Predicted 3D model of RNase P RNA and transfer RNA as a complex of 460 nucleotides.

RNA sequence: CGAGCAGGCCGGGCGGUCGCGGCGGGCUUCGGCCCGGCGAGGAAAGUCCGGACUCCACAGGGCAGGGUGCUUGGUAACGCCAAGGCGGGGCAACCCGACGGAAAGUGGAACAGAAACGACACCGCCGAUGGUCCGCCGAAGCCUCCGGCGGAGACGGGCACAGGCAAGGGUGAAAUGGUGCGGUAAGAGCGCACCGGCGCCGUGGCGACACGGCGGCCGUCUAAACCCCACCCGGAGCAAGUCCAAAUAGGGGAGCAAUGGCGUGGCCCGCGCCGCUCCCGGGUAGGAUGCUGGAGCCGCGCGGCGACGCGCGGCCUAGAGGAAUGGCCGCCUCAGGGUUUCGGCCCCCAGACAGAAUCCGGCUUACAGGCCUGCUCGCGUU
RNA sequence: CGGGGCGUAGCGCAGCCCGGUUAGCGCACUUGCCUGGGGGGCAAGGGGUCGCUGGUUCAAAUCCAGUCGCCCCGACCA
Numbered sequence: 001c002g003a004g005c006a007g008g009c010c011g012g013g014c015g016g017u018c019g020c021g022g023c024g025g026g027c028u029u030c031g032g033c034c035c036g037g038c039g040a041g042g043a044a045a046g047u048c049c050g051g052a053c054u055c056c057a058c059a060g061g062g063c064a065g066g067g068u069g070c071u072u073g074g075u076a077a078c079g080c081c082a083a084g085g086c087g088g089g090g091c092a093a094c095c096c097g098a099c100g101g102a103a104a105g106u107g108g109a110a111c112a113g114a115a116a117c118g119a120c121a122c123c124g125c126c127g128a129u130g131g132u133c134c135g136c137c138g139a140a141g142c143c144u145c146c147g148g149c150g151g152a153g154a155c156g157g158g159c160a161c162a163g164g165c166a167a168g169g170g171u172g173a174a175a176u177g178g179u180g181c182g183g184u185a186a187g188a189g190c191g192c193a194c195c196g197g198c199g200c201c202g203u204g205g206c207g208a209c210a211c212g213g214c215g216g217c218c219g220u221c222u223a224a225a226c227c228c229c230a231c232c233c234g235g236a237g238c239a240a241g242u243c244c245a246a247a248u249a250g251g252g253g254a255g256c257a258a259u260g261g262c263g264u265g266g267c268c269c270g271c272g273c274c275g276c277u278c279c280c281g282g283g284u285a286g287g288a289u290g291c292u293g294g295a296g297c298c299g300c301g302c303g304g305c306g307a308c309g310c311g312c313g314g315c316c317u318a319g320a321g322g323a324a325u326g327g328c329c330g331c332c333u334c335a336g337g338g339u340u341u342c343g344g345c346c347c348c349c350a351g352a353c354a355g356a357a358u359c360c361g362g363c364u365u366a367c368a369g370g371c372c373u374g375c376u377c378g379c380g381u382u
Numbered sequence: 383c384g385g386g387g388c389g390u391a392g393c394g395c396a397g398c399c400c401g402g403u404u405a406g407c408g409c410a411c412u413u414g415c416c417u418g419g420g421g422g423g424c425a426a427g428g429g430g431u432c433g434c435u436g437g438u439u440c441a442a443a444u445c446c447a448g449u450c451g452c453c454c455c456g457a458c459c460a
Stems, first nucleotide, its partner, number of pairs: 001378010012332007020039002023036005041353001045364002048362005053237004060269004065233005070084005085099001086097004100228002105226002107222003122169002124165003129162002131159005137153001141149003177195006196218002198215007241289004251280006260274004282459003296315008334351001336347004383456007392409004402440001411427006433449005
């Protein structure tokens, strides 16, 4: 210098002016006026998880249902985070992983193919063994015994009938561990070596797991199919809930009913309450509270590899309620474009995603541009 | 703000739970025949990124995750 990886941060600044919403103070003729201070985000978003809070029992038991899923930690909790293990990718820094169980059981594997979940032989190979045919040799025994008949059986060859095989071809996503050597009639974990899996034993580690040894024990996939195992989960949500005020026809109909109904999850038990549900009709749509000081933010120290925890000090940082947080002007600077005599000048003029609604911890998604730190690889120079 | 549902042909729907060979049905559309013509009838046919993007699987409309769009419900009193 080029290419890249990881982590963190910012995502305009200053001034003026006109507004908007709360808060504090002052004045007031009670209508308002003046002054001061505060006023969106890293995601306020999606509402995907987890909690706080509130009501129903102080949330209790069982079934059903749902969720999570390598290990150990962190945390209020989590499906989050950290460190580690294993697998995969990258030369590397590093990144990615829904990563328990398929030898507990059930189910599925379309089409093609001979055969697809306990089964197979289409082409093919062999045909050792048995069968059959041919050639050659030819035992016992028999006869009319120089000779002939006879055919057991041996050897060689053919056929591919019984049968053997799964090496090769072909089908398929997948064909019964893989490669090689031996072996064989041909073959095959049939034997052996190495590799992969499984089981057992030993050693190390809290553990996931790793390493070593032994055993031929050896079809595959699917649990983001049912399921099994371990752990977790009661329901509803601030329109939760509470208080005040106002108004009306405390009306009509249907249904259920104390072996009942309701208490917002599906059922049973339990607990609490005593009428309840639906439809039609009627009324009010006002105020207060919950409401923002909190698992809060910043700095330092200590413990820990780290997530994080503990201690001390400092700070206050939106609380609206159809819903404020904005508009304009000037200067500066970053990025972008053009030009250059490399000093500069001109154009554009802050330009991305986006907008709190009970609060908090995460995840995910969107995002113009910029800054910082550490690391890897390559090239060049010394 | 909170809760729930849907997205498959031009329109309205099924299939999705429990994955399988060319994703069906009705209306509409096209062509031909019947008719002098229209309407109507009969016969044949065309038309699908299953909202989108990834993942699991041999295989995805279907299972899982993310994302986009649309729709519905929810105040209090008596």